[in-house]
Context: one part of a larger RNA
Molecule: large-subunit ribosomal RNA, domain IV
Organism: Endocarpon pusillum Z07020
RNA sequence: CAAUCAUUAAGGAACUCGGCAAAUUGACUCACGUAACUUCGGGAGAAGGUGGGCCAUUUUUUAACUGUUUUUAUAUAAAAACAAUUAAGGAAGAGGAAGCAUGGAAUAGUGUUGUACGACUGUUUAAUUAAAACAAAGCACUCUGCUAAGAUGCAAAUCGAUAUAUUGAGUGUGAUGUCUGCCCUGUGACGGAAGAAUAACGGAUUUUCUUAACUUUAAAGUUAGGUUUUGAAGGAUACUCCGAUAAACGGCGGCCUUACCGAUGAGGGUCCUAAGGUAGCGGAAUACCCUGGCCGUUAAAUGCGGUCUUGCAUGAAUGAUUUAACGAUACAACAGCUGUCUCGAUGAUUGGCUCA
Repeated sequence: CAAUCAUUAAGGAACUCGGCAAAUUGACUCACGUAACUUCGGGAGAAGGUGGGCCAUUUUUUAACUGUUUUUAUAUAAAAACAAUUAAGGAAGAGGAAGCAUGGAAUAGUGUUGUACGACUGUUUAAUUAAAACAAAGCACUCUGCUAAGAUGCAAAUCGAUAUAUUGAGUGUGAUGUCUGCCCUGUGACGGAAGAAUAACGGAUUUUCUUAACUUUAAAGUUAGGUUUUGAAGGAUACUCCGAUAAACGGCGGCCUUACCGAUGAGGGUCCUAAGGUAGCGGAAUACCCUGGCCGUUAAAUGCGGUCUUGCAUGAAUGAUUUAACGAUACAACAGCUGUCUCGAUGAUUGGCUCA
C1' cells in the first nucleotide's frame, strides 16, 4: 500500500446517474391490533404493539405408584373418590437475586405511498441485456366433410390421426370489466360470367429460293416435293369487368365566415375525398416549439403526482380505456437505518514492500 473483516464522536443521503454498498428489521408468542381498495378469494406477517432466561410460591393437566374410604352377583379382583410422592408440562402474580445485556451466541422480513408497463404462475439471449420482450388462459377471423385442409418427399409414402367441424391447421390480439366508430377508391383473398380485349393454340391468306418432270424462243408457267416468309376467323376458370369483404393489407381533409365589449364558434358557405378520427385517453415509454400553463411535493425540482389540452405526429384486436392481485421491472416520495458522505480514524487477518 492492497484485499477481506470489525468498531467509530456529532450529523444522518449533505454521497451519487441512482441509497450502489453497508446498516436497520428479523425466529417464536399473544383471550393485542390491522387501512384504502377488491374479481369478496384477498390486500395481510399490512402497518403498529406485548412477552421471554434463573430461583421460589400458588394453582392446574396427564401418567405412574402408595395409602385411606366407598361400591360391586368374576371378591388375593375391578371401578370410583380423596390425600401424599415421583415424572413431564401449562398458567398466574406490584414474589426474589445477579448482570450493560435473559430470542444474552448462531440461525433469523426493512416498512409505507403514488405512477408507468405487463393481468397472473411460467419462458428467454449457456459466457455483457431476465425485461415493458416471448408465452399464456380468454377473444376473433380464415381454411378444413375425410383419399380432409395443412406439412415433408422426385416418388412410393409418412405425419395430421388409429382423430372427424365442440376436429385439425393457419393468422392476429392478449385475464377480467366497459367497449371496439366511419371508409371497399387502391392492394389482397372470395363470389359471378352479360360485355370487351387476349395467351398458348389455330393456320385462312401470303413472300423468296430451290429439286425432278413437262410446256415454252426466252421471260415465265404447270404438277409433285423441300426451304423461307406473312399470320384472318376462332380461342381460358388468367387479366379486364360486376358484386361483396376491414378482429383482410390499410386509410380516417383544407379554406372563408358567423351569437347585444372582447373571446369562443353551436351555425353557414365552398373545394377536395373511398371516407374525413367517433367513444375514449391525452406534454403520454407518443408533445417539436418546451424546462408548455396552473396546483401539490422541496428552503430551492429539466424530477414525480394531479389538472388543462388544436394531439409537430393519440385513438379503438397494427386493439382503446379502467382494473383487485402479482413483479430480483422502471420512475418519484416518505419513515427508520446507517462511514455513501461532511472527513476521516483505529484495530484484526492475508498478501505485498523494506530490513535482518